[in-house]
Context: one part of a larger RNA
Molecule: small-subunit ribosomal RNA, 5' domain
Organism: uncultured Acidobacterium sp.
RNA sequence: GAUUCAACGUUGGCGGCGCGCUUAACACAUGCAAGUCGAACGAGAAAGUGGAGCGAUCCAUGAGUACAGUGGCGUACGGGUGAGUAACACGUGGGUAUCUACCUCUUAGUGGGGAAUAACCCUGGGAAACCGGGGCUAAUACCGCAUAAGCCUGAAAGGGGAAAGUCGAAAGACGCUGAGAGAGGAGCCCGCGGCUGAUUAGCUAGUUGGUGGGGUAAAGGCUCACCAAGGCAAAGAUCGGUAGCCGGCCUGAGAGGGCACACGGCCACACUGGCACUGAAACACGGGCCAGACUCCUACGGGAGGCAGCAGUGGGGAAUCUUGCACAAUGGGGGAAACCCUGAUGCAGCGACGCCGCGUGAGCGAUGAAGCCCUUCGGGGUGUAAAGCUCUUUCGACGGGAACGAUAAUGACGGUACCCGGAGAAGAAGCUGCGGCUAACUACGUGCCAGCAGCCGCGGUAAUACGUAGGCAGCAAACGUUGUUC
Numbered sequence: 001g002a003u004u005c006a007a008c009g010u011u012g013g014c015g016g017c018g019c020g021c022u023u024a025a026c027a028c029a030u031g032c033a034a035g036u037c038g039a040a041c042g043a044g045a046a047a048g049u050g051g052a053g054c055g056a057u058c059c060a061u062g063a064g065u066a067c068a069g070u071g072g073c074g075u076a077c078g079g080g081u082g083a084g085u086a087a088c089a090c091g092u093g094g095g096u097a098u099c100u101a102c103c104u105c106u107u108a109g110u111g112g113g114g115a116a117u118a119a120c121c122c123u124g125g126g127a128a129a130c131c132g133g134g135g136c137u138a139a140u141a142c143c144g145c146a147u148a149a150g151c152c153u154g155a156a157a158g159g160g161g162a163a164a165g166u167c168g169a170a171a172g173a174c175g176c177u178g179a180g181a182g183a184g185g186a187g188c189c190c191g192c193g194g195c196u197g198a199u200u201a202g203c204u205a206g207u208u209g210g211u212g213g214g215g216u217a218a219a220g221g222c223u224c225a226c227c228a229a230g231g232c233a234a235a236g237a238u239c240g241g242u243a244g245c246c247g248g249c250c251u252g253a254g255a256g257g258g259c260a261c262a263c264g265g266c267c268a269c270a271c272u273g274g275c276a277c278u279g280a281a282a283c284a285c286g287g288g289c290c291a292g293a294c295u296c297c298u299a300c301g302g303g304a305g306g307c308a309g310c311a312g313u314g315g316g317g318a319a320u321c322u323u324g325c326a327c328a329a330u331g332g333g334g335g336a337a338a339c340c341c342u343g344a345u346g347c348a349g350c351g352a353c354g355c356c357g358c359g360u361g362a363g364c365g366a367u368g369a370a371g372c373c374c375u376u377c378g379g380g381g382u383g384u385a386a387a388g389c390u391c392u393u394u395c396g397a398c399g400g401g402a403a404c405g406a407u408a409a410u411g412a413c414g415g416u417a418c419c420c421g422g423a424g425a426a427g428a429a430g431c432u433g434c435g436g437c438u439a440a441c442u443a444c445g446u447g448c449c450a451g452c453a454g455c456c457g458c459g460g461u462a463a464u465a466c467g468u469a470g471g472c473a474g475c476a477a478a479c480g481u482u483g484u485u486c
Base pairs, nucleotide, nucleotide: 001486002485004483006482007481008480009479010478013358014357015356016355017354018353019351020350021316026314027313028312030311031310032309035073036072037071040070041069048061049060050059051058052057080269081268082267090193091192092191093190094189095188096187098186099185100184103182104181105180106179107178108177109176110175111145113143114142120135121134122133123132124131125130151160152159153158165174166173167172195241196240197239202232203231204230207229208228209227210226211225212224213223214222244266245265246264247263248259249258250257251256271292272291273290274289275288294305295304296303297302322348324347325346326345330344331342332341333340334339361391362390363389364388371382372381373380374379395427398421399420400419401418405413430475431474432473433472434471435456436455437454441470442469443468444467445466451458452457
């Protein structure tokens, strides 16, 4: 000098675009963050409204609606965090023994039966969470049978295995099943590359290899039985420390050094540890089971919970925001659609935290007011500065109009951006420094005191170095200080 997820001090007008718990992966009140489909299925209220009846009540509508249940798809995405991990985790370049829901193309089918079970009704237990018994019922839920082009299996003969319907008056539409290909995605393997300590030198028994069995979508000690005795290491094994990796970011002429916050890709994690289930995919943040710590409820028998989602609270800390608006746009899930859901996202709020832009007025105006400061008392400085005169009106404030974004229609932002109008210099300047380095000097006070200080050093009676004032210098909505990196 540059730099910054900064903090602190003094000060502070506006706008645009960004950024905002670096510490306790500490604990969390409350609300919301993943649902959707009645065109898969059975069932099915109520308020209200209209009508009938003297009335109790009944009929219609509300409505095949709400609340639930079965079933399907989604919940493995999106969002968060960086604890762990020195590893094929990541980067890069190869490889294949594999899988792939939804989507696209192609192809062959969609025949005929059966048995249940929620919801519901009856009933039992429990404080609750919830659990049980009996009875009824449906399906695109479940199970056989038939069929099998292609598929799987087998050397072959042969063997094996599918399906679901719904809507529509119909035409047809949307589906369903098997198979082949594609796209996108995923799994696995390998070469190379990127921290530190030798005051860590030896490490290793499923260990290294083989045969066989098992297992997986899939190669493989992945696992097991048997056999052999191997495998790694000074080009640093093992052990310890530290750390998510990368695109990138900062610095630098470069080489290099430093960093990993925002944005993007990958990985890992979801109170701690372990486990599997379902599924195309998970060993699954807002699923399940077990154990543990913690918190809460309890009728003491037993139960409930997991913000490293968005806000927000306590705590820690030098330090880091609103319990906001909207699904209008983009994207995602479900649905044939209408539409519903979406703290993703789009916006708004707060913070000079950063970068950038703009303003706080312009011209004229005295041998030069007052005040203040200095003075050799003559004068000098502040200083065209002010006043005064003539103008302008950006920004802000006030009044009026008013978008693009999204169009066939739908705008959170937002009566915002933007435009117009009138008023009036009006509402808008500070901070640090002035001994040398280093741009900028005098007076008074103080008297090795009080204090300053980045280094050298100032202060003990005339201090340009302390404190104040005037003046001056630098930068400016900032200016200094401290910390970080080069």